Context: one part of a larger RNA
Molecule: small-subunit ribosomal RNA, 5' domain
Organism: uncultured bacterium
RNA sequence: GACGAACGCUGGCGGCGCGCCUAACACAUGCAAGUCGAACGGACGACACAGAGCUUGCUCUGUGAAGUUAGUGGCGGACGGGUGAGUAACACGUGAGUAAUCUGCCUUUAAGAGGGGGACAACAGUCGGAAACGGCUGCUAAUACCGCAUGAUACAGAUUUUCGGCAUCGAGAAUCUGUCAAAGAUUUAUCGCUUAAAGAUGAGCUCGCGUCUGAUUAGCUUGAUGGUGAGGUAACUGCUCACCAUGGCAAUGAUCAGUAGCCGGACUGAGAGGUUGAACGGCCACAUUGGGACUGAGACACGGCCCAGACUCCUACGGGAGGCAGCAGUGGGGGAUAUUGCACAAUGGAGGGAACUCUGAUGCAGCGACGCCGCGUGAGGGAAGAAGGUUUUCGGAUUGUAAACCUCUGUCAGGGGGGAAGAUAAUGACGGUACCCCUUGAGGAAGCCACGGCUAACUACGUGCCAGCAGCCGCGGUAAUACGUAGGUGGCAAGCGUUGUCC
Repeated sequence: GACGAACGCUGGCGGCGCGCCUAACACAUGCAAGUCGAACGGACGACACAGAGCUUGCUCUGUGAAGUUAGUGGCGGACGGGUGAGUAACACGUGAGUAAUCUGCCUUUAAGAGGGGGACAACAGUCGGAAACGGCUGCUAAUACCGCAUGAUACAGAUUUUCGGCAUCGAGAAUCUGUCAAAGAUUUAUCGCUUAAAGAUGAGCUCGCGUCUGAUUAGCUUGAUGGUGAGGUAACUGCUCACCAUGGCAAUGAUCAGUAGCCGGACUGAGAGGUUGAACGGCCACAUUGGGACUGAGACACGGCCCAGACUCCUACGGGAGGCAGCAGUGGGGGAUAUUGCACAAUGGAGGGAACUCUGAUGCAGCGACGCCGCGUGAGGGAAGAAGGUUUUCGGAUUGUAAACCUCUGUCAGGGGGGAAGAUAAUGACGGUACCCCUUGAGGAAGCCACGGCUAACUACGUGCCAGCAGCCGCGGUAAUACGUAGGUGGCAAGCGUUGUCC
C1' cells in the first nucleotide's frame, strides 16, 4: 500500500459498488420453463336466434358462437441461472490444422409439395391398487405415423476424362444404373412443409509451445507401442475387437504422492519480479453418490428417464415419493456474510401470425460504515484574556477567540407545494423517487488512537519489579514524559484502532 475481511469503541447524510472465503453439510415452504386452439379430435361454454313446456320468467331441446382447455402434435426445457467438488489434463492460454467433421432456428439461391393407408391417446365401458399409477375391450383426428408416385447439382456403384496438390489424396466434367421427399393452417395479408447448394453462427477433433511442489517417489506400461483387417463414430484415431510384431515412456524427471479449476485480469513494486484468480468477462467441470443410455440439430441432460447406494418422507406393509452448488428462506458449521420484498416498465430470452403468456435472467427496492467517493456537524466578529478545570516558584501560566455575547447563513435535516427523464403511439416496478420552489430554526449530527526512542505529540497525581505495558529496544524495586487516571498536546476523522493475509 491492499482486502469479499473479522473484532473493539464510536456513528449524521448521499451516490456507486460489494456481501457464506467455513459444511460440493442437510433442507420445511413458496416461486425459478414454458408456450402455441392460426397443427388436431373432443369437453365445457358467456351470449344470440329458433322451438317446446308452462308455475309468465324460468326449464328443456336444436343451431351459431366469443372464450376456456385435460389429451395428441410442434418448438423450447442443451439457453439463461448456480457452484468450484473433481481435474496437473490438449482442462486452460496462445498459435496453427481439419484434404478427417457436424450444425435446429436465421440469411441467400434453385426446384418441388401428386395420390393413398393403417393406427394410438383423449373419450366410453370395465377391472386392479391404500396410494403412486396401471391393465383389458371399443371409437376417433391431425403439421403424429407408414407405403406408392415424381426427383436432383443428394447418396451408392460402374465407365471415360481434365486440372491441381499437402503423404493418405483434392476439385471438376460426361454417360449409365440404383435409392430416397413433402403438410397443411388461415381473418386470403401471410405463416409454415420437402430436397439441394452457399453463407452465418455454434460445436467436435488433432498438433506446436506454455502451465505448482516433492527423488526421504527411479523405474513405469500389456490395449500397453506399432501394423493388417474388421466393427464403430458426424469425423481421425487401440475408440473397440481378431491376428501379428515387441515395442513405448523416463534423470531435459517417466511413474507415484501432495496441492490446485485455467485465463483476461487484481494487488504490490521504479522495474524485473512476487502474490493472487472475490465481483465483471471468456473457457472447462459438476448438479445427493456411482453407473447407463433414450430423445434430439445439439445432452449422456441442475428443476428429464432407468439401475444401484446413502439419507428423508408416505404407506392399508404389498409398495411408492424426493433431490435449493436457481431466488428467497431454515437448521448446522463458523471470527464472519443480507429480504421467505416489488415488477416484467426497460434490456434480453422461450413460444406464438399476432394480441399476448412465461421469465427469482434482468431492472429495482430492503438490510450491512463492508469498500470507494462526496457533503455536513456552522460562518464572521468577539479580551473583562470571564467563570470552571489543570498547574504553579503563588507572581503567574494554560485551556483560549475557545465560550458567553453581537451579526449572519441554510448545505444536510424537519414541514408544505410542484414534480421528471428513463417511453418512437400506448405501457413506469423504481416512485410522489431524483430534482425544483417556499418555510422553520444553530437548532438534530464527533469520535477513535497515540504522546520513552523508532514516531508527530508532556505535565500532575496514584502505584511501588506490585498492578500493569510491550511491534522491537525495553519500562515498573518511592520524585515513572513508558503502568492507571486527569489536564494538555499530536494524528486521523464518520470513522479510528487491533488482528489476519499478500507485496